[in-house]
Background
The prediction has a mean pLDDT of 81. The RNA shown here (transfer RNA) has 73 nucleotides and comes from a Eubacteriales bacterium. Its Rfam family is "tRNA". It is annotated as a transfer RNA. The sequence was found in a public genome assembly.
RNA sequence: GCCAAUGUAGCUCAGCUGGCAGAGCGGCUCAUUCGUAAUGAGCAGGUCAGCGGUUCGAUUCCGCUCAUUGGCU
Repeated sequence: GCCAAUGUAGCUCAGCUGGCAGAGCGGCUCAUUCGUAAUGAGCAGGUCAGCGGUUCGAUUCCGCUCAUUGGCU
C1' cells in the first nucleotide's frame, strides 16, 4: 500500500428483510437475615465510533473518515 471483519450500557454480547434500543454480569435502593453472603423485587445507566446521503422514518441501507483485529504484498 491492497483486501476483509468488528465498533451497541461500566464489562461480555443480542437486535431477523428499516418502525418503542435489549439480555447476562456489574452498580444503587428495598425486602428477607442477629449480621453478611445468597435469594427476591425495583431503579438508574446509551450522542448505537464519527460525519454525510437515501427514506415519512436509519443501530439496520449507501459513501467517506477514525479505531481495533486478521490476511496479502